Context: one part of a larger RNA
RNA sequence: AGACGGGGACCCGAACAAGCGGUGGAGCAUGUGGUUUAAUUCGAAGAUACGCGAAGAACCUUACCUGGGCUUGACAUCCGGGGGAUCCUCCAGAGAUGGGGGAGUGCUAACUUCGGUUAGAACUCCGAGACAGGUGCUGCAUGGCUGUCGUCAGCUCGUGUCGUGAGAUGUUGGGUUAAGUCCCGCAACGAGCGCAACCCCUGCCCUUAGUUGCUAACGGUUAGGCCGAGCACUCUAAGGGGACUGCCCGGGCAACCGGGAGGAAGGUGGGGAUGACGUCAAGUCAUCAUGGCCCUUAUGUCCAGGGCGACACACGUGCUACAAUGGUGGGGACAAAGAGAGGCGAUACCGCGAGGUGGAGCAAAUCUGGAAAACCCCAUCCCAGUUCGGAUUGCACUCUGCAACUCGAGUGCAUGAAGGCGGAAUCGCUAGUAAUCGCGGAUCAGCCAUGCCGCGGUGAAUACGUUCCCGGGUCUUGUACU
Numbered sequence: 001a002g003a004c005g006g007g008g009a010c011c012c013g014a015a016c017a018a019g020c021g022g023u024g025g026a027g028c029a030u031g032u033g034g035u036u037u038a039a040u041u042c043g044a045a046g047a048u049a050c051g052c053g054a055a056g057a058a059c060c061u062u063a064c065c066u067g068g069g070c071u072u073g074a075c076a077u078c079c080g081g082g083g084g085a086u087c088c089u090c091c092a093g094a095g096a097u098g099g100g101g102g103a104g105u106g107c108u109a110a111c112u113u114c115g116g117u118u119a120g121a122a123c124u125c126c127g128a129g130a131c132a133g134g135u136g137c138u139g140c141a142u143g144g145c146u147g148u149c150g151u152c153a154g155c156u157c158g159u160g161u162c163g164u165g166a167g168a169u170g171u172u173g174g175g176u177u178a179a180g181u182c183c184c185g186c187a188a189c190g191a192g193c194g195c196a197a198c199c200c201c202u203g204c205c206c207u208u209a210g211u212u213g214c215u216a217a218c219g220g221u222u223a224g225g226c227c228g229a230g231c232a233c234u235c236u237a238a239g240g241g242g243a244c245u246g247c248c249c250g251g252g253c254a255a256c257c258g259g260g261a262g263g264a265a266g267g268u269g270g271g272g273a274u275g276a277c278g279u280c281a282a283g284u285c286a287u288c289a290u291g292g293c294c295c296u297u298a299u300g301u302c303c304a305g306g307g308c309g310a311c312a313c314a315c316g317u318g319c320u321a322c323a324a325u326g327g328u329g330g331g332g333a334c335a336a337a338g339a340g341a342g343g344c345g346a347u348a349c350c351g352c353g354a355g356g357u358g359g360a361g362c363a364a365a366u367c368u369g370g371a372a373a374a375c376c377c378c379a380u381c382c383c384a385g386u387u388c389g390g391a392u393u394g395c396a397c398u399c400u401g402c403a404a405c406u407c408g409a410g411u412g413c414a415u416g417a418a419g420g421c422g423g424a425a426u427c428g429c430u431a432g433u434a435a436u437c438g439c440g441g442a443u444c445a446g447c448c449a450u451g452c453c454g455c456g457g458u459g460a461a462u463a464c465g466u467u468c469c470c471g472g473g474u475c476u477u478g479u480a481c482u
Base pairs, nucleotide, nucleotide: 001482002481003479004478005477007476008475009474010473011472012471013470015466016465019429020428021427022426023425026320027319028318029317030316031315032314033313034311035310042053043052064306065305066304067303068302069301070300073131077130078129079127080126081125082124083123086103087102088101089100090099091098092097107120108119109118110117111116133295134294136293137292138291142289143288144284145283146282147280149278154193155192156191157190158189159188160169161168162167173184174183175182199272200271201270202269204241205240206239207238208237209236210235213231218228219227220226244266247260248259249258250257251256309448322422326381327380328379329378330377331376332375339368340367343362344361348357349356350355388419393414394413395412396411397410398409399408435458436457437456438455439454440453441452
């Protein structure tokens, strides 16, 4: 100087408390451990692994296993030789592959007797070797990227000063702040990386602009902003304004704090992006890159099938419930965001339905998916393992796809399991939050999505307080630790 303390002082954080809803019990989904297996590919491991890499495992993917093949190789560059590239088709085979038949004469350049010949590029076959190839090992050799402490308020430097020196000072102190934020003081004076601001979204207003919106004013109307017409309003999307403790009162040397006015908004308005010096030899050699090591008729490569989906168990994360603040039937209302051309697919018709036929319109403020759901009204159920709950199973189908046996999703009928609110323990959340309700998207042929990332609708309760638990900051103290 640090680190640590079941030392101290001060302070902060959904850390505790106050409160609301969960998990832990059930069924199922999913990840993991374990076990099993020919293989159940690999990685991730307290917090910071476990709906994680997976924003899509039937084949492919695929790295694993079994079997069948190849050896200059599936891929790159170079050399020699042959062949037009290419397309169609037959046989054997699980296919990879092997064998056969047919069509066929392209591009560039030179020569040309205009028939063609030669050479070259690309493509392909054969051969030789240089080499290729490796998701093989090492994240304790690395780059890059990432998690975490932590959006915490810290981490340092120059010069000066102090100290023999390590080092200290500054950065401590008194206040204050979300903040090393600012003020005051001070052997310090300044500065850098962080904080804040500058950026984006959102909340109010204005301007500009009107193939969305509006009857607001007029006319028409098949009564639908549908048409004429108009951009006023809504909206859209570009620019600008607006908030600065600016004003008032009180406290204070000041910084600042408490209250108030005006205002759509206050005291960083709300949210996002943004992550200092560093820590964990943290994670990743399987995104990629890369040193070293290893394999080279195989640890490379092609193919078929299987596996990654196994199941006595154990754990994590979720979904659906156990019902009446509910279930069911009928009727009625109101979003936002995002997507669409090999795509979204309307009206209509067929089917109980999944879906099918069909194709209007739309590269989309114009058309489409489209219905929002919770909610409201009417009716019914009457506390029951039930008109709760939907697992499981049977039958019959639909769709995608070469192909749904292992192993897809969906529909109809039937079947209706556990489950009556969950032990010890444990998680999230402080406001448009929690809870609850639906909608969209990426990936994607389809989908095991209840996941993830977004969007809006309805919309709470509670915080006395900082003693305690957890994490952190500043100062100080002890130490036999570094």

A computed fold for a 482-nucleotide part of an RNA from uncultured Lebetimonas sp., annotated as small-subunit ribosomal RNA, 3' major domain. It matches the Rfam family "Bacterial small subunit ribosomal RNA". Gene Ontology terms of the family: structural constituent of ribosome and ribosome. The full RNA is in RNAcentral, with records from MGnify. Lineage of the source: Bacteria > Pseudomonadati > Campylobacterota > Nautiliaceae > Lebetimonas.